[in-house]
RNA sequence: GUGGCGAAAGGGCAAACCCGGGGAAACCCGGGGGCGCAAAGCCUACGGGCCCUCCCGGUCUAAUGGCCGAAGGGUGGCCGGGCUGCCGAA
Numbered sequence: 001g002u003g004g005c006g007a008a009a010g011g012g013c014a015a016a017c018c019c020g021g022g023g024a025a026a027c028c029c030g031g032g033g034g035c036g037c038a039a040a041g042c043c044u045a046c047g048g049g050c051c052c053u054c055c056c057g058g059u060c061u062a063a064u065g066g067c068c069g070a071a072g073g074g075u076g077g078c079c080g081g082g083c084u085g086c087c088g089a090a
Stems, first nucleotide, its partner, number of pairs: 006087001012037002017032006035077001041083003046080003049075005056069005
């Protein structure tokens, strides 16, 4: 110096919920709030999981609607995976 591990120190992020906004919705953004997190920093190009359904097709119904498919969307704090990173004890 680098890597592993993860004490200490300085800190960081920010769940549920509430308020405001966007969206058909999942969900996202901002403020508050802290459940937790050593990558809970970034990435849905790739492989999965889960969630949503305005439009489209099919089917059932008297109808509202229900179910299925396709397609699109969401979740990185569901995971695999990729990239980057503060400190630096035993």

This is a predicted structure of a 90-nucleotide RNA (c-di-GMP-I riboswitch aptamer) from Candidatus Acetothermia bacterium JdFR-50.
Lineage of the source: Bacteria > Bacteria candidate phyla > Candidatus Bipolaricaulota.
Rfam family: c-di-GMP-I riboswitch aptamer. Rfam's curators write: GEMM was predicted in a large-scale screen for bacterial structured RNA regulatory elements.
Its mean pLDDT, the model's own confidence on a scale to 100, is 86.